This is a predicted complex of two RNAs, RNase P RNA and transfer RNA, with 465 nucleotides together.
[in-house]
């Protein structure tokens, strides 16, 4: 210099008017809305939409179901090994396997000897199977055909043929028998572990598929903010169906209350203990209101700097408060500078004019991530090829 | 915002236990009929919404997009 990978960051600034929004304080006799609960109106100080806010893939907080307990059995999930963390299928560091000259990338990465299933087509045969073409040996004999017996090394089919190369051997062959690879067991070292390296042994070997049921580990209530909780106001606790209500005992004049038995129902289904409720639960047709606060923003926060770790990230000190709508705000428009693009002047710094949010996009209870779209810009490690000192 | 389902031929569905895709209606053509219409024969259309993945091998499995469609207040 060029071209390659990895990881970060910005994603327009400032200032003026005018408008809209919501917060924090004052001030709230009055005025306006409103049937009410309630909410505007006045002033004055701050603030106000992203890197994905999006899919809604995952985990969670949070709120409810009064429900707990057996994680048991069903049913989900998740898959190497430490760790991180509130957890999670994120994320960091490793191990094994593949891609790449490399820097790096990529893996739904336990088990095929617990079981049971698939492996069309083709081909002779597809899990202990196989003789199509062929190879040898023998008898016949038309000299290239047929029977009998050996073989699976060569050819062929196929995505995959029951170990691979090379040498003995053999009638021809074959782990039949040696080296070597391969596979399977492996003292013993190394490492928290996955695993690595391995002296020796060994039958020389019964494929492949679990994103095919299934087996092991380990995990896990289930809905979800339109979850909920308050207030007001109005209609018909009307209608059907199931399970019932019922029994025993006690108290009491009764109306009732206490115990206990079934039995019905109690946020995926089932079972089993326990509890809670019962004129009670559950379904389903109908009817009212579709009003107003709350939930709703101070957090598993954010910046900086130290300290521990190889990293993820934990922890100390210090500052800081950066939207809370509710049909849905955060806009318009002047100046100037920024960046980018076009022209033109100039040797060259530079100087003039013109266009510009150029992509992808808009909070809706909030948090860690994950995928998906995307125009420009900057910075910073490391790898390759060239060249020069 | 948050829950759940679907997407195959022009239209309406089938096929979803993975071996290369089908019915019925519409359509083209021939037969019947004077002649339509029925019938009867015969023929054409499919990037299986779309992209990666497992697997020999995928509409069928998983997995990430697009696109439509229906649900979710309170009182009794």
């Nucleotide at each position: 210099u060029c071209a390659g990978c990895c990881g970060g960051c910005c994603u327009g600034a400032c200032g003026g008017c005018c408008g809209c929004c919501g917060c924090c304080g004052c001030a709230u006799c009055a005025c306006c809305c409103g049937a009410a609960a309630g909410g505007g109106c006045g002033c004055g100080g701050g603030g106000g939409a992203g890197g994905a806010a999006a899919g809604u893939c995952c985990g969670g907080g949070c709120u409810c179901c009064a429900c707990g307990g057996a994680a048991a059995c069903a049913c989900g999930g998740u898959g190497c090994c430490g760790g991180a963390u509130a957890a999670c299928a994120u994320c960091c560091g490793g191990c094994g396997g593949g891609g790449g000259c490399g820097a790096c990338c990529c893996c739904a990465g336990g088990g095929a000897c617990a079981g049971u299933g698939c492996c069309a087509c083709a081909g002779a045969g597809a899990a202990g199977a196989g003789a199509c073409c062929g190879c040898c040996g023998g008898a016949g004999c038309a000299u290239g055909c047929u029977c009998c017996g050996g073989c699976a090394a060569g050819g062929g089919u196929g995505a995959a043929a029951c170990g691979g190369u090379g040498g003995g051997g053999u009638a021809a062959g074959a782990g039949c028998c040696c080296a070597c690879c391969g596979c399977g067991c492996g003292a013993c070292c190394g490492g928290c572990a996955a695993c690595g390296g391995a002296a020796g042994c060994g039958g020389c070997a019964c494929g492949g598929u679990a994103a095919a049921c299934c087996c092991c580990a380990c995990c896990g209530g289930g809905a979800g903010c339109a979850a909920a909780a308050c207030c007001g106001a109005a209609u018909a606790g009307g209608g059907a169906c199931a399970a019932c209500a019922g029994g025993a005992g006690g108290g009491g004049c009764a109306a009732c209350c206490c115990u206990u038995c079934a039995g019905g129902c109690g946020u995926g289904g089932a079972u089993c203990c326990g509890c809670g409720u019962c004129g009670u639960u559950g379904u389903c047709c109908g009817g009212g209101u579709a009003g107003g606060u709350u939930g709703c923003c101070a957090g598993a926060g954010g910046c900086g700097u130290c300290c521990a770790g190889c990293a993820a990230u934990g922890g100390g000190c210090g500052u800081c408060c950066u939207a809370g709508a509710g049909g849905a705000a955060u806009g318009g428009u002047c100046g100037u500078c920024a960046c980018g693009c076009g022209g033109g002047a100039g040797c060259a710094a530079u100087c003039c004019c013109g266009c510009c949010c150029c992509a992808c996009a808009a909070a809706a209870c909030c948090c860690g991530g994950c995928u998906u779209a995307u125009a420009g810009g900057c910075c910073g490690a490391c790898u390759g090829a060239c060249a020069u000192g | 915002g948050c829950c759940g389902g679907c997407u195959u031929a022009g239209c309406u569905c089938a096929g979803u236990u993975g071996g290369u895709a089908g019915a019925g209606c519409a359509g083209u053509u021939g037969a019947u009929u004077u002649g339509u219409a029925a019938u009867c024969a015969u023929c054409a259309g499919g990037c299986c919404a779309g992209g990666g993945g497992u697997u020999c091998g995928a509409a069928u499995c998983c997995u990430c997009u697009a696109g439509c469609c229906g649900g979710c207040a309170c009182c009794a």

Rfam match: Bacterial RNase P class A. By type it is a ribozyme.